[in-house]
RNA sequence: UACUCCCUCGCGGGAGACGUCGGGUUUAUCCCGAGGCCGAAGGAGCAACCACCCCGGAAACUCUCAGGCAAAAGGACCGCGCGGGUGUU
Numbered sequence: 001u002a003c004u005c006c007c008u009c010g011c012g013g014g015a016g017a018c019g020u021c022g023g024g025u026u027u028a029u030c031c032c033g034a035g036g037c038c039g040a041a042g043g044a045g046c047a048a049c050c051a052c053c054c055c056g057g058a059a060a061c062u063c064u065c066a067g068g069c070a071a072a073a074g075g076a077c078c079g080c081g082c083g084g085g086u087g088u089u
Base pairs, nucleotide, nucleotide: 002088003087005085006084007083009081010080011079012078013077018035020034021033022032023031024030036069037068038067042065043063044062045061049057050056
């Protein structure tokens, strides 16, 4: 100097599924109850695969505990930028 991977922060993008039914009410997008539904916070399960001396890692699949089902918010993940770490040159 250039690049690989990882992390914090900032910016941008970012899906799915009842604005269902009953009751209450200060008439609100709220509260309570019931049923239905969704997967992309988190969590759990399976294991293709990676590693293998030991200890391990591991999905957007499955579950739906948690969460969610107008908008907003949140949001896995993706892109860019500052900074830091790591390795190579």

Background
The RNA shown here (Glycine riboswitch aptamer) has 89 nucleotides and comes from an Alphaproteobacteria bacterium.